[in-house]
């Protein structure tokens, strides 16, 4: 300096990540409509539906300066009359009807129709046409019949229509005259784009006219040019479906006619047989095109409502006539419907003009003013007409602008609403209160522009006119409208959505999976920011919100700008035709392409700039732009076309090499069946285990020996070939291939490849063989709950061979074909260098790992999935479905092409962590084994469940509840029942009053609580009240009622297992992973090595306690060795600390020594030493977390429920119940006992309402006395065991339950309901099925002993303490639980997971179908109006023509078949969706029989089995490669 102003996302799949991918959402838009609401203005806009039917009104008339004429108004004249009036008069203005002209083909409406030269563009007509208008030239003179109107007659109900007389014209006929007009034939020039054109000229034919007048004109006819409008051609562009593949006969053409303003099959008549299609004909379907309007960064996508431009239609179809111009919206004829009017004979009508009406429908206005102003028609004009158009009414329809106030104003007023921790907060500076303004609204005055022309007066110029310029006057629906001015006064004037994320806005109350909300995710089952109200915020604002619709977001159809290995998507494979792309060099062109340039892209829109309404909106003016298409000039690098030419891409020839590469023939031995024979005897054979099956009629075994058919062991490989399918015993012939090496010819001949053609594994079908094996179906036989299965025994179709068909697989490398180009490392097959086994290059295969890079990651990685090029093929959520219909193809299965409706918000891909497996490795634990005892039969004792009950109170209920909450239910506890009482309460605590007692006591009623009467009168003092006591009042009660899924605390269990985590760093796109793995070791994530880790932090262990040993210090209540004293006896006593204790402190143990392993860590030893050895032994002590585990009934708590009761007292009852069934204990069955009798030895712990020595009494339980002890002082205090006796194996001298009698103790009270104790009685039980349970040492058994609870005890029960005191562990295969590591996974609520199909129920949509009912078209035939055209006309006319009659065509009509399309169905198929329904469990793990593709049978169903096929299978084991070292 120049261009440019232009591009945001989020929620949803998941435990959590990342990609794929659909769905939903934030914007902007509308001719809108619907819900609340509503002050005013300006611009704009206003049937989207029924081209449905339409009452009324209006919307195309105009000229007397073309005609006759005069019906009706007005004037004037005349008669008549006193006048009012009356009659008469074309004379004036004027003018109904009527003839003539010009107009009616424009303006307005509408979008049926049309997928077409119909629109847009750009072009041609030498092939055309144009009334009015301008402009050239020339001429307007002559006859003439006639007709409407008028008048008279008729028919008709009316529309209307016949007849008959007379009449005009710018109407109509003829005559005349004529060209540069038009047509025929010639010449001569010029130009062209064939045919021609133009100019000039000859000759010949044919053809005109209208008057009317103010005398100026206006018309008129022919004629040149023009300008406007219009017609034909023609390139290009413009929808959907190919589940429309062929179409078509005037069809293409051509020659000739005839038609037309005009070219043409436009029409005919003969000739030819073409023409159009995949670059999509033809049919169906939809639908008026365009400027523009929405959106969008943009390319694009949608969209046609107002303005403009074009088509097209006017009830429906058809047809012409008039005209310049129509096949005509307010013209005519037929035909159809449909509507009115009839006097039933006939007739009349077309709002998709502007109002307006009906109707439809969610839904769109006034049956207004005006021609005053733009445009139009007709006139000379004045003017006349104009629902065209100006204007004004409705409607917040939409855009735009304006206001409803504005400053101040805190004690943050009071009061309400609302919430709160009760302190306050908020509404809210809002408000009152104060000062100010007056838009808007109301009232009242004043007021436009929008007028220019036209007409009239009137001046000036000149060429004197009716030209031109000027001056005055006249003309407004809007409308007394905009707009200005004056008062008073904050006065008139705010709603709607929304408030979980997304998306800006929060709290109460109600409601309890009801009621509702929801765009998506989802909320809502008693504490809902999601419902409903309410407070309060938050957006927008005279509007706010829903709805519908279109663009965006959505790069989610990708040209900008996607993808295909596993997410959806590469066609099984190859050849090839059309098509697309194509090597070097060099010419030549100039089609693409580039650039200049000229025309064209209407106006409006859209952008810029200025201007105009007070802004804006809106409007004008300019000027850019309209990215397009046409033409011309140039330029050639690069495509194309075309000439020459090259060899490297491609073929070829020669030489060699290779290989399970095809076909067709011959040949082999093994094994199998099978038949003979033989030798031989009792079982083969199968299996998890059997059993059917085969065998004394001789099987299986073994030998021979003959058949058969069908595969080819070793070799052999992760090897080789081939396009894939695939392809393996020798060998012969024939066919095809690659590689490799020479570089000898050809000279781009190539690649790819829709359609098409050919091959293309198993199963399958057809004919005809063949038939050993195997083996769907099929039978039996196991198994099983069933077993249509897996397993076994049979077993046919098949397998196997020609010859035909089928056409599909997980036809895979889930990876199209060619061509280049990107680091390396090895291994291996075939060349060649080459003479060689070493070593090295190169070519062409075939694996492995690996760099750059690519990928959403696994992974690919010169054999890419990298980095480019060129062609084909296929994708566009899941699910309906690869299914229906429809086509092709097949003999059939069946293939191929291939949807819709509905329905769900996710389906997927990868990879992460967990969890989990009838997946793997490791390792542990009284887990198993090995022991010991026990439970499980009995009795009894407890607890549960069930069952009864008025109540049997509630809770705990798999491990982890059940001798648990209970460490102690006769009352009480007691929460439960029955009855009987209170009601601010049975219990506290403030506060205030009043009295001074209150308690207690008697007594009466009562089951008792209670009631009711007596009776009794406190203590301190400064004398002011104080203390205490009840009682009365107030505030606060009280609930073992509810929710342990609202909570807190507390506790079990995994589990005293070794886990679980984090800080930096580091790998990863992230979840995450590393570390914590990995080799070793430990009881241990103990420790060591080793390492992308290094430290850490909760747990492990340690630190704490008890125990074992020793020192030491201190000795009473304990201890006595030594001295003394003393007794029958005794630490009884002085004394003593020595000992044992007793409790306080220290010591000691750590693999520290040693010997072997081993780098260490640490292991191992009948080592040493130690009181104790590898954690000595026990105990406290439980990591992140699980299991909404248990507790609301131990407490404390939100909420919610009751309040003369769910709350409290009280007697009574119950909890203690009994046909049962489970836990868990106890005592036992006996002699390792049992009963007598005799002698011994602990520890803890307790004790004054208590332990109790001793003594007396009782058989005893105990009672009566009486001492010590508030405790190392004195007491509760052993038993097993020893030692003798007895019993001798028995339901007993075991066993003690049960019962019955006597009695003790506690206590108010022991019927329901206590223990205990004597005596008698003397059940069941003789070691206990499946099947489970504890323990590894002072441990189990086995003895007794304390305590707590408590008055006493239902304790056998808990928790503690001593005594006696054992067996057994090879081992880690399995049950059981855990640890770690790793491996699948479609789980994540985590396997108690997920999850498939029949069946059965509702609902929905949808295919198939006898059949019924429509729509549109096509064929074929009948029949045919109106009408052009032709032909004919005996009738009319003087002719000219015409009536009328035929014929061709055609609209409609009939009839027939068929095809296409749509509704509808008895009745059936199959999907989908939904609730806790039935069957089974086919899938996901090895999912329990690996799983899945193709095809085939075969079964309730999932599916099962037969054949090929794949890995998208685990596990394991063995080969073999490659990396690093």
């Nucleotide at each position: 300096a120049c261009u440019a102003u232009g591009g945001a996302g989020a929620g949803u799949u998941u435990g959590a990540u990342c990609c794929u991918g659909g769905c939903u959402c934030a914007g902007g838009a509308u001719u809108a409509a619907c819900g609340c609401u509503a002050g005013c203005g300006g611009c704009a806009g206003g049937c989207c539906u029924a081209a449905u039917a339409c009452a009324u009104g209006c919307a195309a008339g105009u000229c007397g300066a073309a005609c006759g004429g005069c019906a009706g108004c007005a004037c004037g004249g005349g008669u008549a009359g006193c006048a009012a009036u009356a009659c008469c008069u074309g004379g004036u203005g004027g003018c109904g009807a009527g003839u003539g002209g010009c107009g009616c083909a424009c303006g307005g409406g509408u979008g049926c129709g049309u997928a077409a030269c119909g629109c847009g563009u750009a072009u041609g007509c030498a092939a055309c046409c144009u009334a009015c208008c301008u402009u050239u030239a020339a001429c307007u003179g002559g006859a003439g019949g006639a007709u409407a109107g008028c008048c008279c007659c008729g028919a008709g109900a009316a529309a209307u229509c016949g007849g008959g007389a007379u009449u005009a014209a710018u109407a109509c006929u003829u005559c005349a005259u004529a060209a540069c007009a038009u047509u025929a034939u010639g010449a001569u020039a010029u130009g062209g784009c064939a045919u021609c054109a133009u100019a000039u000229u000859a000759u010949a034919a044919u053809u005109a006219a209208a008057g009317c007048u103010c005398c100026g004109g206006c018309g008129g006819u022919u004629u040149u040019a023009g300008a406007u409008g219009g017609g034909c051609a023609u390139g290009c562009g413009u929808g959907a479906c190919a589940u429309u593949a062929g179409u078509u006969u005037g069809u293409u053409g051509g020659u000739g006619a005839g038609g037309u303003a005009a070219c043409g099959g436009c029409u005919c008549a003969c000739c030819a047989a073409g023409a159009c299609u995949a670059u999509g004909a033809u049919g169906u379907c939809u639908a008026g095109g365009g400027g523009u309007u929405c959106u969008g960064a943009g390319a694009g996508g949608a969209u046609u409502u107002u303005c403009c431009c074009c088509c097209a239609c006017a009830c429906u179809g058809g047809u012409a006539c008039u005209g310049a111009g129509a096949c005509a919206c307010g013209g005519a004829c037929c035909a159809g419907a449909c509507u009115c009017c009839u006097a039933c004979g006939g007739g009349a009508g077309g709002c998709a003009g502007c109002a307006g009406u009906a109707a439809g429908g969610a839904a769109u206005a006034u049956u207004g003013g005006g021609c005053a102003a733009u445009g139009g028609a007709c006139g000379c004009a004045a003017g006349u007409c104009u629902g065209a158009c100006c204007c004004a009414g409705c409607c917040a329809u939409g855009c735009c602008g304006c206001g409803u106030g504005c400053a101040g104003g805190a004690u943050g007023a009071c009061a309400g609403c609302c919430c709160u921790a009760c302190g306050g907060g908020u509404u809210g500076u809002a408000a009152a209160c104060u000062g100010c303004u007056u838009u808007u609204a109301u009232a009242c005055g004043g007021g436009a522009a929008a007028a220019a022309u036209u007409c009239c007066c009137u001046g000036g110029u000149c060429g004197u006119g009716u030209a031109c310029c000027g001056g005055g006057g006249u003309u407004g629906a809007u409308g007394g409208u905009a707009c200005c001015g004056u008062a008073a006064g904050a006065a008139u004037a705010a709603g709607c959505a929304u408030c979980g994320g997304c998306u800006a806005a929060c709290u109460c109350c109600g409601u309890g999976c009801c009621a509702g909300c929801a765009g998506c995710c989802g909320c809502g089952g008693u504490a809902a920011u999601a419902c409903g109200g309410a407070g309060g915020a938050u957006g927008c604002a005279a509007g706010c919100g829903u709805u519908a619709u279109c663009c965006g977001g959505a790069u989610u159809u990708a040209u900008u700008g996607g993808g295909u290995u596993u997410a959806a998507a590469g066609g099984g494979u190859g050849c090839g035709c059309a098509g697309g792309c194509g090597g070097a060099a060099u010419g030549a062109u100039a089609a693409g392409u580039c650039a200049g340039u000229g025309g064209u892209g209407a106006a409006a829109u859209c952008c810029u700039a200025c201007a105009g309404c007070u802004u804006a909106a809106c409007u004008g003016u300019a000027g850019a732009a309209c990215u397009g298409c046409c033409a011309u000039u140039g330029a050639u690098a690069c495509u194309g076309u075309u000439g020459u030419u090259c060899u490297u891409g491609a073929g070829u020839a020669c030489a060699u090499u290779u290989g399970u590469a095809g076909u067709g023939g011959g040949c082999g031995g093994a094994a199998u069946g099978u038949g003979u024979c033989a030798u031989g005897u009792a079982g083969c054979g199968g299996u998890g285990a059997a059993a059917u099956g085969c065998u004394u009629a001789g099987a299986g075994a073994u030998g021979a020996c003959a058949c058969a058919g069908a595969a080819c062991a070793c070799c052999g490989a992760u090897c080789g070939c081939g396009a894939a399918g695939g392809c393996a015993g020798c060998u012969c012939a024939c066919u095809a291939a690659a590689c490799u090496g020479u570089a000898a010819c050809u000279g781009a001949c190539g690649c790819u490849g829709a359609g098409g053609c050919a091959c293309g594994a198993a199963a399958g079908c057809g004919u005809g063989g063949g038939g050993a094996u195997c083996a769907a179906a099929c039978a039996g036989g196991a198994u099983u709950a069933g077993a249509u299965a897996c397993c076994c025994u049979g077993g046919u179709a098949g397998u196997c061979c020609a010859c035909g068909c089928u056409g599909u697989a997980a036809a895979c490398g889930a990876u199209g074909a060619u061509c280049a180009c990107u680091c390396g490392a090895u291994g291996u097959u075939g060349g060649c260098g080459a003479u060689a086994c070493a070593c090295u290059g190169u070519c062409a295969g075939c694996g492995u790992c690996u760099a750059a890079g690519g990928g959403a990651a696994a992974c690919c990685a010169u054999u890419a999935a990298g980095u480019g090029a060129u062609c084909c093929a296929c994708c566009u959520g899941g699910g309906g479905a690869g299914u229906a219909c429809g086509g092709u193809c097949g003999c059939a299965a069946g293939a191929u092409u291939g949807a819709a409706a509905c329905u769900c918000a996710a389906a997927g891909g990868a990879a992460u962590u967990g969890a989990c497996g009838g997946g793997g490795g490791c390792c542990c634990g009284c887990a198993c084994a090995a022991g010991c005892g026990g439970a499980g039969g009995a009795g009894c004792a407890u607890g549960u469940g069930g069952u009864u009950u008025a109540a049997u109170u509630c809770g705990a209920u798999g491990a982890u509840a059940c001798g648990c909450g209970a460490g102690g239910a006769a009352c009480c506890u007691u929460a439960c029942c029955u009855g009987g009482g209170c009601u601010a309460g049975a219990a506290c605590g403030c506060a205030a009053g009043a009295c001074g007692a209150c308690c207690g006591u008697u007594c009466c009623g009562g089951a008792a609580a209670c009631g009711g009467a007596a009776u009794u009168u406190c203590c301190c003092u400064a004398c002011g009240g104080g203390g205490c006591g009840g009682c009365u009042u107030g505030c606060g009660a009280g609930g073992u009622g509810c929710u342990g899924c609202a909570u807190g605390g507390u506790u079990g269990u995994c589990g005293u297992c070794a886990g679980c985590u984090c800080g930096u760093g580091c790998c990863g796109u992230g979840a995450g992973g590393u570390g914590u793995c990995g080799g070793g070791u430990u009881a241990a994530g103990u420790c060591c090595c080793a390492u992308a880790a290094c430290g850490a932090g909760c747990g492990c262990a340690a630190c704490c306690c008890c125990u074992a040993u020793c020192a030491u210090u201190a000795g009473u209540u304990g201890c006595c060795a030594u001295c003394a004293g003393g007794u029958c006896a005794u630490g009884c006593u002085g004394g003593g600390g020595a000992c044992u204790c007793u409790a306080g402190u220290g010591a000691a143990a750590c693999u520290g020594c040693c010997u072997a392993c081993g780098c260490a860590a640490g292991u191992a030893g009948u080592g040493a030493g130690g009181a104790a050895g590898g954690u000595g032994g026990g105990g406290a002590u439980g990591a992140c977390g699980u299991c909404a585990a248990a507790u609301c009934a131990g407490c404390a708590c939100g909420g919610c429920c009751c309040u003369u009761a769910c709350g409290u007292c009280c007697a009574g009852g119950g909890c203690u119940a009994c046909a049962c069934a489970c836990g868990u204990g106890c005592u036992a069955c006996a002699a390792u006992g049992g009963u007598c009798g005799g002698u011994a030895c602990a520890g803890u712990g307790g004790g004054u309402u208590g332990c109790u020595a001793c003594c007396u009494g009782g058989u005893g339980a105990c009672a009566g006395g009486a001492u010590g002890c508030u405790a190392a002082u004195c007491u509760c205090c052993a038993a097993a065991a020893c030692c003798g006796a007895u019993c001798u194996c028995a339901g007993u001298u075991c066993g003690g339950a049960u019962c019955g009698a006597a009695g003790u103790c506690u206590g108010c009270a022991a019927c329901u309901c206590g223990a205990c104790u004597u005596c008698g009685u003397g059940a069941a039980g003789u070691u206990g099925g499946a099947u489970u349970c504890g323990c590894u040492a002072g441990u189990a058994a086995u003895c007794g002993u304390a305590c707590a609870u408590c008055a006493g005890c239902a304790a056998u029960g808990g928790u503690a303490c001593g005594g006696u005191g054992a067996a057994u562990a090879c081992g880690u295969u399995c049950c059981c639980g855990g640890g770690c590591c790793u491996u699948g996974u479609a789980c994540a609520c985590a396997c108690c997971g997920c999850c498939c199909g029949u069946c059965a129920a509702g609902c929905c949509a949808u295919g198939g179908a006898a059949g019924c009912u429509g729509g549109g078209g096509g064929u074929a035939c009948c029949u045919g109006a109106a009408g052009u055209u032709c032909g004919u006309g005996a009738c009319c006319g003087c002719a000219a023509g015409g009536a009328g009659c035929g014929a061709c065509c055609u609209a409609g009509g009939g009839u027939a078949a068929a095809a296409c399309u749509a509704g509808u169905a008895a009745c059936u198929g199959g999907g989908g969706c939904u609730a806790a329904g039935u069957c089974g469990u086919a899938a996901c793990a090895a999912g329990g029989u690996a799983g899945c593709c193709g095809u085939a049978c075969c079964g309730g169903a999932a599916g099962g089995u037969g054949c090929g096929g794949c890995u998208g299978g685990a596990a394991u084991a063995c080969c073999u490669c490659c990396u690093u070292u």
Molecule: small-subunit ribosomal RNA
Organism: Bacteroidales bacterium